[in-house]
RNA sequence: AUCUUAUCCAGAGUGGCUGAGGGGCCAGGCCCGACGACGCCACAGCAACCGGUCCGUUUCGAUUCGAGCACACAACUCGGGUCUCGGAUGCAGGUGCUAACUCCUGCCCGGCAAACGCCAUCGUCUCCCGAACUGAGACGUGGUAUGGCCGGGGAAGAUAAGAU
Numbered sequence: 001a002u003c004u005u006a007u008c009c010a011g012a013g014u015g016g017c018u019g020a021g022g023g024g025c026c027a028g029g030c031c032c033g034a035c036g037a038c039g040c041c042a043c044a045g046c047a048a049c050c051g052g053u054c055c056g057u058u059u060c061g062a063u064u065c066g067a068g069c070a071c072a073c074a075a076c077u078c079g080g081g082u083c084u085c086g087g088a089u090g091c092a093g094g095u096g097c098u099a100a101c102u103c104c105u106g107c108c109c110g111g112c113a114a115a116c117g118c119c120a121u122c123g124u125c126u127c128c129c130g131a132a133c134u135g136a137g138a139c140g141u142g143g144u145a146u147g148g149c150c151g152g153g154g155a156a157g158a159u160a161a162g163a164u
Base pairs, nucleotide, nucleotide: 001164002163003162004161005160006159007158008157013043014042015041016040017039021032022031023030026106027105028104029103044098045097046096049094050093051091052089053088054087055086056085061083062082063081064080065079066078067077068076102156107153108152109151110150111149112148117144118143119142120141121140123139124138125137126136127135
């Protein structure tokens, strides 16, 4: 660096140094920041991915040891260990993390709502008109989801473990 798998709405900050931007990149939004952010260092803490230790489960598995049986092996029976699985512990272990959900949105799917806007006109009213046809407007009714809210997935990113 690439790939695979798992997790990402929980949790956990003080001091020192530095001095202007920062929240990964792009866009929009929203925040943090001279009352010193970001970053670095020290200490403290959080969590429990890996490791350690302890407990449990267990034949549906894998492996191994002992005993019975046997000359020996295999098979069979019984018992135990390890792996696997579940849990606990925070351990002078390996990482990680300690503003905001990975700060939010962006791509796809589903659901909700008709206030505004738009479309339509079965109804009512008004105007236009000598009258009718027609036309215009208001109200009603029906439809419509750009944007909004909710949920699921994806992409990207971060971290761990493993592989190359």

Predicted 3D model of a 164-nucleotide RNA (SAM riboswitch aptamer (S box leader)) from Gemmata obscuriglobus. RNAcentral holds the sequence, with entries from Rfam. The coordinates come from a structure-prediction model, not an experiment, and the mean pLDDT is 80. NCBI's taxonomy places the organism under Bacteria, Pseudomonadati, Planctomycetia, Gemmatales, Gemmata.